[in-house]
A computed fold for a 70-nucleotide RNA, annotated as Pistol ribozyme. Model confidence (mean pLDDT): 89 of 100. RNAcentral holds the sequence, with entries from ZWD.

RNA sequence: AGUGGUUGCGAUCACUAUAAAUAGGGCUUUAAGUCGCAAGCGUCCUACCCUUUAGCGGGUAGGGGUAGUC
Numbered sequence: 001a002g003u004g005g006u007u008g009c010g011a012u013c014a015c016u017a018u019a020a021a022u023a024g025g026g027c028u029u030u031a032a033g034u035c036g037c038a039a040g041c042g043u044c045c046u047a048c049c050c051u052u053u054a055g056c057g058g059g060u061a062g063g064g065g066u067a068g069u070c
Base pairs, nucleotide, nucleotide: 001016002015003014004013005012006039007038008037009036010035011034025070026069027068028067033041044063045062046061047060048059049058050057
C1' cells in the first nucleotide's frame, strides 16, 4: 500500500495476491454474521406465487433486526 471479516465511515484483527480465519478482550447466549453509528445484504417469521405426485428448491410482499455479564 492492497485485500478480507454483509454495505458506508470509523475501530479492531488478519493476510500478501489469496479471501480465508483457531485472529478480532474473556465467558455464556442467539438463526443473527468482530465492534460503534447508520443501513437492512445474509439469516429468522408470516402470507401469496412458481416448480414437483410430494419433498427439496426459487420468487414477491410484509414484519423484525441476538442477548447477558465481567